The RNA shown here (c-di-AMP riboswitch aptamer (ydaO/yuaA leader)) has 116 nucleotides and comes from Micromonospora humi. The coordinates come from a structure-prediction model, not an experiment, and the mean pLDDT is 80. The source organism's lineage runs through Bacteria, Actinomycetes, Micromonosporales, Micromonosporaceae and Micromonospora.
RNA sequence: CCGAACCUCGGGCGGGAGCGGGGGACCCACACGUUCCACGGUGCACGGCACCUCGGGGUGAAGCCGCCAUCGGCGGCCGGGCUCCUCGGCCCGAACCCGACAGCUCACCUCGUCGG
Repeated sequence: CCGAACCUCGGGCGGGAGCGGGGGACCCACACGUUCCACGGUGCACGGCACCUCGGGGUGAAGCCGCCAUCGGCGGCCGGGCUCCUCGGCCCGAACCCGACAGCUCACCUCGUCGG
C1' cells in the first nucleotide's frame, strides 16, 4: 500500500469491541388467463438422506461481446489500481465458496476479521 481484516481480555482453547459479509416480512419488484407437462445428475435404508455440478446464486474490480479455433490468444466495450491533475500514459480483470436453492427486506439468525 491492497483489503472488512484493526484493537483488546486471556497462559491456552477461546471471548469482547469495532469493522465487514450472508440469510431473512409487510410494502415494492418479479411472476401471475386456464389446463397439461416439466422443474439438473448419481446412489440409498427412497414422504427423506448423502454426494456431484451443467442450471442458479455468493464474496470480489475481476464482467460482456466478437474473432482465432483453443482453455489459451487477440480486439472492442466496461470495471479496478497507479501517475498526471490536463490531454494522456502504464498495469490488473484472479481465485474461491453455496449445492438445485436464496430479489429488496424491520425484527431476528448466522459468518469473517485472513493473507499479500